[in-house]
C1' cells in the first nucleotide's frame, strides 16, 4: 500500500411492538431481528416521500421549507481477513 471478497472475534439491526418528539415525511429511546463487508459518517446530485404556498377550467405544474444514507450516484473514513 491495494481489496471489500469466502468466512466471522467483534458490530449494526428491517417489519412488528412500546415510550417519546412532530401538523406530516419521520426522528429518539426500549423490545425484537429480516438482513447487511460500510446497514460506518455526509443531504452534494437525482429518485421518492411530507408539509405549505401559488398558477390552471380540469388533468396537472411550479416554488418554499423538510424527511429519508436499509432507494441510487458522488465525498470522506475504515476492523477482520487476502495479496503485495
Nucleotide at each position: 500500500c491495494a481489496u471489500c471478497g469466502a468466512a466471522a472475534c467483534g458490530g449494526c439491526a428491517a417489519a412488528c411492538c412500546c415510550a417519546u418528539c412532530g401538523u406530516g415525511a419521520g426522528g429518539u429511546g426500549g423490545g425484537g431481528a429480516c438482513g447487511c463487508a460500510a446497514a460506518g459518517c455526509u443531504g452534494a446530485g437525482g429518485g421518492u416521500c411530507u408539509a405549505u404556498u401559488c398558477c390552471u377550467g380540469a388533468c396537472g405544474g411550479a416554488g418554499u421549507a423538510g424527511a429519508u444514507a436499509g432507494u441510487c450516484u458522488g465525498g470522506c473514513u475504515g476492523c477482520c481477513g487476502u495479496g503485495g

About this RNA
c-di-GMP-I-GGC riboswitch aptamer from an Anaerolineales bacterium, 84 nucleotides, folded computationally. Its mean pLDDT, the model's own confidence on a scale to 100, is 80. The sequence was found by an Rfam model in a public genome assembly.